Context: one part of a larger RNA
RNA sequence: GAAUCAACGCUGGCGGCGUGCCUAACACAUGCAAGUCGCACGAGAAAGGGUAGCAAUACCUGAGUACAGUGGCGCACGGGUGAGUAACACGUGAAUCAUCUACCUCCGAGUGGGGAAUAACUGAGAGAAAUCUUAGCUAAUACCGCAUAAUACCUACGGGUCAAAGCAGCAAUGCGCUUGAAGAGGAGUUCGCGGCAGAUUAGUUAGUUGGCGGGGUAAUGGCCCACCAAGACGAUGAUCUGUAUCCGGCCUGAGAGGGCGCACGGACACACUGGAACUGAAACACGGUCCAGACUCCUACGGGAGGCAGCAGUGGGGAAUUUUGCGCAAUGGGGGAAACCCUGACGCAGCAACGCCGCGUGGAGGAUGAAAUCCCUUGGGAUGUAAACUCCUUUCGAUAGGGAAGAUAAUGACGGUACCUAUAGAAGAAGCCCCGGCUAACUUCGUGCCAGCAGCCGCGGUAAUACGAGGGGGGCAAGCGUUGUUC
Repeated sequence: GAAUCAACGCUGGCGGCGUGCCUAACACAUGCAAGUCGCACGAGAAAGGGUAGCAAUACCUGAGUACAGUGGCGCACGGGUGAGUAACACGUGAAUCAUCUACCUCCGAGUGGGGAAUAACUGAGAGAAAUCUUAGCUAAUACCGCAUAAUACCUACGGGUCAAAGCAGCAAUGCGCUUGAAGAGGAGUUCGCGGCAGAUUAGUUAGUUGGCGGGGUAAUGGCCCACCAAGACGAUGAUCUGUAUCCGGCCUGAGAGGGCGCACGGACACACUGGAACUGAAACACGGUCCAGACUCCUACGGGAGGCAGCAGUGGGGAAUUUUGCGCAAUGGGGGAAACCCUGACGCAGCAACGCCGCGUGGAGGAUGAAAUCCCUUGGGAUGUAAACUCCUUUCGAUAGGGAAGAUAAUGACGGUACCUAUAGAAGAAGCCCCGGCUAACUUCGUGCCAGCAGCCGCGGUAAUACGAGGGGGGCAAGCGUUGUUC
């Protein structure tokens, strides 16, 4: 000098675009953050309104609506965090004749005929609750046989095995379903190379290294197991210890390098701590299940409930980091034939000079060099065209009126926003640091090795350009300094 997820001190007008718990992966009140489909299925209210009636009540409507249930798809995406991890985790380049792939696209073939249940519901019962038991009834695109069977699968090549579901529509037809083949996108696994500190860590290793045969997996493999052999790694640093998510990139630098990995994008890992599987095309699953543990809460003491490293927000820690906001209008995602529903993703607004960029705080004239202040050799000099004064302008801001694009027909949170016009008036808008040398900028007073300053050298003990104040000056400017960190 440049940079910063910064903080602190003094100061502070506006706008645009960004950024905002680096510390306790500490604990969390409250609300919201993943649902949707009646064109898969059975069942099915009430309030309210109307008619009749003296009334009780009945019927119509509300409505095949609401709340639930079975079933399908989604919940493995999106969002958060960086604890762990020195590893094929990541980057890059290969391999997969060792593999999988729901939804989507394209091309074939098929979609025949049966059956048995079960939730919801009703009855009975247990419990404080969470919830549960039992007896009946019922449907399906839920479940199970049979038939059919190849270009699928298995095969000893003789042969053997495997499927389906309907719904909407007057219909045409459409959407589905089953089984193959191809594609796209995605995923799993393997390998070469690459990226860190310590030798005050020198030896490490028994499923260890390899083989044979099995098991398991979508799939290779000590991944696991039985048996056999005795190997395997290591000064080209094994093992151990410490630290650490990795990258595209970012900062600095002429470069080579050095440092960093915040925001944005890609990958990985994690979801109170530890372990496990289930479902599923895919999870060993943040807002799923089970077990154990710590913690918090409820309890009728028998037993139960919970997991913000989602968005806000609270306590705590800390030098330090925001609103319990608006909207699905846009973009995108899930479901649905659609209408539409959901979406703290996202789009916006709010707060913070935290950063970058832009603008303003007026312009021109104006000497008698006014007053005032400071210095002084008392003559004067400086602040200084600075002010006053004259003429002018109105950016930004204020007030009033109009008023978008973003949205192809409709639909706008932002927002009466941006922008435009009008009105008034220089009006509402400047500070901070420094002035001994380095280093741009000097004098007076006070103080008297005191009080204090200081990045280094060093100033201060009675004329201090170095302390404090005044005047003057220099630098930067809505900022300026200090501190931390990097080059």